[in-house]
Context: one part of a larger RNA
RNA sequence: CUGGGCGUAAAGCGCGCGUAGGCGGUUUGUUAAGUCGGAUGUGAAAGCCCCGGGCUCAACCUGGGAACUGCAUUCGAUACUGGCAGGCUAGAGUAUGGUAGAGGGAAGUGGAAUUCCGGGUGUAGCGGUGAAAUGCGUAGAUAUCCGGAGGAACAUCAGUGGCGAAGGCGGCUUCCUGGACCAAUACUGACGCUGAGGUGCGAAAGCGUGGGGAGCAAACAGGAUUAGAUACCCUGGUAGUCACGCCGUAAACGAUGAGAACUAGACGUUGGGUUCAUUUAAGAGCUUAGUGUCGCAGCUAACGCGUGAAGUUCUCCGCCUGGGGAGUACGGCCGCAAGGUUAAAACUC
Repeated sequence: CUGGGCGUAAAGCGCGCGUAGGCGGUUUGUUAAGUCGGAUGUGAAAGCCCCGGGCUCAACCUGGGAACUGCAUUCGAUACUGGCAGGCUAGAGUAUGGUAGAGGGAAGUGGAAUUCCGGGUGUAGCGGUGAAAUGCGUAGAUAUCCGGAGGAACAUCAGUGGCGAAGGCGGCUUCCUGGACCAAUACUGACGCUGAGGUGCGAAAGCGUGGGGAGCAAACAGGAUUAGAUACCCUGGUAGUCACGCCGUAAACGAUGAGAACUAGACGUUGGGUUCAUUUAAGAGCUUAGUGUCGCAGCUAACGCGUGAAGUUCUCCGCCUGGGGAGUACGGCCGCAAGGUUAAAACUC
């Protein structure tokens, strides 16, 4: 070293694409590299182990054997793995026809509401709270009607509903565009899975630039509360929130990596297909792809998971190895910066 693990105890990269590598369906032939067997050579002696012998025994010395699990050459075996050649269609994919969808990008456009501005009506309050006050208002507010400006977000529909790899995506229309699902055939013929590095995407906040700025609102100011109140409540209010470029992190969570196979069911719901029934509508059965609740076996420390497994197995990757020090220091790389990423040790319990 051959180990045990990763939902909640330490541990699944935030998520894709993909290089090397690892792994890989079925069948025929061939090869004989891996693999297995035989032979030959070699594998120094001493030592270890076994059987003897010599010092009174032992340690020690000494004879023989075994072993030296290896390497090389050679002759064979051919099930499995590999190589080569040829088939196959169950994996994967393509075509044809449909279906659903807040999937993405761009342009245009709509109504409600808030705010502001102008005008009309109108008069003393409005606003706010647990109660108040700050604040606004006789320079005419609040309320109400008409007109206008501008920005941002899209009530109802709306649903453990849908779509997307994840982050995420919600008014309407058009254009461009990605993926998924279903049915029946036809075609290609293993073209597959995973994926160190690499590369792309990646909420919010933050940064840069120039715009924009209605509402909301860190900071900030004031009013309250309070022993105090750098808060919770109130009145204001600037960055920010919007666009482009960076940043690259989150309880980026299902705290559960990806792919494949197998293993009772019951009840919802979404999108297809099909059979039956029905005047229509509603419906019943089967099937398929999602999305949920419960549950057998099994698993689990328990909680719980339970055909979308945390069950039974296989392949590949990532990660963990007592707490603190510390996700820190130093160095490297990245970044305008903030910082990110990689990542220790002393010491201590």
Predicted 3D model of a 349-nucleotide part of an RNA (small-subunit ribosomal RNA, central domain) from a metagenome. The coordinates come from a structure-prediction model, not an experiment, and the mean pLDDT is 86.